[in-house]
Molecule: Glycine riboswitch aptamer
Organism: Hydrogenophilales bacterium
RNA sequence: AACGUUUCCGUGGGAGAGCGUUCGCCGAGGUGUGAAACCACCCGGCGCACCGCCGAAGGCGCAACCCACCCAACAAUCGCUCAGGCCAAUGGACCGCGGGAAUCCG
Numbered sequence: 001a002a003c004g005u006u007u008c009c010g011u012g013g014g015a016g017a018g019c020g021u022u023c024g025c026c027g028a029g030g031u032g033u034g035a036a037a038c039c040a041c042c043c044g045g046c047g048c049a050c051c052g053c054c055g056a057a058g059g060c061g062c063a064a065c066c067c068a069c070c071c072a073a074c075a076a077u078c079g080c081u082c083a084g085g086c087c088a089a090u091g092g093a094c095c096g097c098g099g100g101a102a103u104c105c106g
Base pairs, nucleotide, nucleotide: 004103005102006101007100008099009098010097011096012095013094018051020050021049023047024046025045026044027043029042030041031040032039052086053085054084058082059080060079061078
C1' cells in the first nucleotide's frame, strides 16, 4: 500500500399480496327531505374486530459436507409466518457506483 473480506455513510435500482367486510368516530365533502338538521345514502380519513393473502426488515427452524461414531456446531433468495406488509407513501433482502474505517498475504 493494490486487490480481497467485514463494517459504516451517501447515492441509484429494488418484488409480492384485498385500496376486502362489519361496526364506531370524524369531515358539514356531495345528493335527497326539510325551517334547520349526520335523518338517510354516497365519498374520503382514522380505529377495533373478522376473513383472505404476501414474504425481500427483524425473528424462528432444517440438510449434506466436515467428524472413527455420536453429540455438538453450521446455510439460504428453502420453510414458518411471531413481528411486518397487501392504492400511494414509508419500509424493503439484495445489486451497482462513490467515500471512510478495520483487517489479511507481502